A computed fold for an 80-nucleotide RNA from a Clostridia bacterium, annotated as Glycine riboswitch aptamer.

RNA sequence: AUGAAGGCUGCGGGAGAGCCGGGCAUAAUGCCCGCACCGAAGGGGGUAAAACUCUCAGGUUUCAGUACCGCAGUUGGACG
Numbered sequence: 001a002u003g004a005a006g007g008c009u010g011c012g013g014g015a016g017a018g019c020c021g022g023g024c025a026u027a028a029u030g031c032c033c034g035c036a037c038c039g040a041a042g043g044g045g046g047u048a049a050a051a052c053u054c055u056c057a058g059g060u061u062u063c064a065g066u067a068c069c070g071c072a073g074u075u076g077g078a079c080g
Base pairs, nucleotide, nucleotide: 006075007074008073009072010071011070012069013068018035020034021033022032023031024030025029036060037059038058042056043054044053045052
């Protein structure tokens, strides 16, 4: 069961922190190094857990991504 929890996909909402300095290439822009910073992918710590904490990874113009929330489709088949 007129389909729970959970998984996948799409749409909407969604914070934080320098496009700071230098170099290379360049159509746009991207990459590397240094310093400073953020914490809401993930990861570590923590009796357990956390939006706590660490900052390995990631991020600090835009785009994209992002925990979390809502809706829809699909899967699932009983949480509550």
The coordinates come from a structure-prediction model, not an experiment, and the mean pLDDT is 76. Taxonomically the source falls in Clostridia (Bacteria, Bacillati, Bacillota).